[in-house]
This is a predicted structure of a 462-nucleotide part of an RNA (small-subunit ribosomal RNA, 3' major domain) from an uncultured bacterium.
Its mean pLDDT, the model's own confidence on a scale to 100, is 87.
Context: one part of a larger RNA
RNA sequence: UGACGGGGGCCCGCACAAGCGGUGGAGCAUGUGGCUUAAUUCGAUGCAACGCGAAGAACCUUACCAGGCCUUGACAUGCCGUGUUCAGUUGCCGAAAGGCAAUGGCCCGCAAGGGCGAACGGCACAGGUGCUGCAUGGCUGUCGUCAGCUCGUGUCGUGAGAUGUUGGGUUAAGUCCCGCAACGAGCGCAACCCCUAUGUCCAGUUGCCGAAAGGCUCUCUGAACAGACUGCCUCGUAUAACGGGGAGGAAGGUGGGGACGACGUCAAGUCAGGAUGGCCCUUAUGGCCUGGGCUGCACACGUGUUACAAUGCCCGGUACAGAGGGAAGCAAGACCGCGAGGUGGAGCAAAUCCCAAAAACCGGGCCCAGCUCAGAUCGAAGGCUGCAACUCGCCUUCGUGAAGCCGGAAUCGCUAGUAAUGGCGCAUCAGCUACGGCGCCGUGAAUACGUUCCCGGGCCUU
Numbered sequence: 001u002g003a004c005g006g007g008g009g010c011c012c013g014c015a016c017a018a019g020c021g022g023u024g025g026a027g028c029a030u031g032u033g034g035c036u037u038a039a040u041u042c043g044a045u046g047c048a049a050c051g052c053g054a055a056g057a058a059c060c061u062u063a064c065c066a067g068g069c070c071u072u073g074a075c076a077u078g079c080c081g082u083g084u085u086c087a088g089u090u091g092c093c094g095a096a097a098g099g100c101a102a103u104g105g106c107c108c109g110c111a112a113g114g115g116c117g118a119a120c121g122g123c124a125c126a127g128g129u130g131c132u133g134c135a136u137g138g139c140u141g142u143c144g145u146c147a148g149c150u151c152g153u154g155u156c157g158u159g160a161g162a163u164g165u166u167g168g169g170u171u172a173a174g175u176c177c178c179g180c181a182a183c184g185a186g187c188g189c190a191a192c193c194c195c196u197a198u199g200u201c202c203a204g205u206u207g208c209c210g211a212a213a214g215g216c217u218c219u220c221u222g223a224a225c226a227g228a229c230u231g232c233c234u235c236g237u238a239u240a241a242c243g244g245g246g247a248g249g250a251a252g253g254u255g256g257g258g259a260c261g262a263c264g265u266c267a268a269g270u271c272a273g274g275a276u277g278g279c280c281c282u283u284a285u286g287g288c289c290u291g292g293g294c295u296g297c298a299c300a301c302g303u304g305u306u307a308c309a310a311u312g313c314c315c316g317g318u319a320c321a322g323a324g325g326g327a328a329g330c331a332a333g334a335c336c337g338c339g340a341g342g343u344g345g346a347g348c349a350a351a352u353c354c355c356a357a358a359a360a361c362c363g364g365g366c367c368c369a370g371c372u373c374a375g376a377u378c379g380a381a382g383g384c385u386g387c388a389a390c391u392c393g394c395c396u397u398c399g400u401g402a403a404g405c406c407g408g409a410a411u412c413g414c415u416a417g418u419a420a421u422g423g424c425g426c427a428u429c430a431g432c433u434a435c436g437g438c439g440c441c442g443u444g445a446a447u448a449c450g451u452u453c454c455c456g457g458g459c460c461u462u
Stems, first nucleotide, its partner, number of pairs: 005462001007461007015451002019414005026306008034297002042053002064292007073125001077124006085118001088103006105116004127281002130279003136275001138270003141266001143264001148187006154163003167178003193258004198226003202222003207216003229252001232246005308407001312366006324355003329348002334343003373404001378399007420443007
């Protein structure tokens, strides 16, 4: 000077408390540990690993295993040599990869022959998801959107260093005010950026109004501008900063949300995104293929999902979104099928056409029961994608109907258009194990006395 304390003071945060819904029990999905295996590729490991890299493992992917093959190589550059050996075509062996055989390129030239390309032989090299994230760059997580971290000059101290940055108030904030041997400054905070809530102006088609013509009042779309600044009133206070209340206003006191992450910490994570030093392999630790594995299952844990029902379930009727996507695509009406789906194809490169809502609401049934709850599992029949669904895809219909009657110790999220609850879209993608992720709108709560206690953090002090 820091760090630490079951030392002290002050102060924050869904940290506790108050409240609502969960997890921990069940079934299933998914990740992980373990076990197993020829292989179950690798990495991630308290918070900050475990629906994580993976925004798509049947082949491919694929890095793993077994077997069959290749050796200048699947890929790059250069050199030497041979130049009909190669490409292409055909045949044979083969699971394919690959191997063997036949035929066989272009230009000049009558020809002999010469030149070029590919290929082949050889050399130099390629190649490596092999090791080291304790050799690295870059990127990322975390403390933490916490309010801190520093510098110049001056002053103090022999010095390490201190001061400034402490103190009194105040703030979300080292935010601002006042004071002060300090005076200033930088990186952070805030603001400048984007979305959203109101209005004005301009512009209106594909949107809106209208039967149309036509129009732009309205909804809306696009752009520009206005608006909010404690500006006004009042009270408190040191007449300061600021705080309480009020007016006006669509909106107040950072309006709501996002982007944005200081000096640094964890030898945190990543050599398997790519880059890269060193080391290692070089007929193999490189390369190709077929098949298998990554999906194995006595178990254990994490994250989810569906339920255990009556504020519910089933049947019928009937409204109302937003944000997106669409050409090897989205596909309407119609027809066939109980259905998944099929036939067919209007329209649409899309404010034009299509994908396309559910909960809610209305009517009826169920009558508290392992049931008209719940849907696992299994049987059968089908549909779709794809070269191919045995290992190992998704979906439909019929049958089957398991555990489960609200969950021990313990534990998580959330303070408002939030939680809870309902559906919709997108990326990846042939298809999909998505119940995941990222978004969107509909319905829409309860509670916060307070800061003693638990956790994390800030300032001062010991």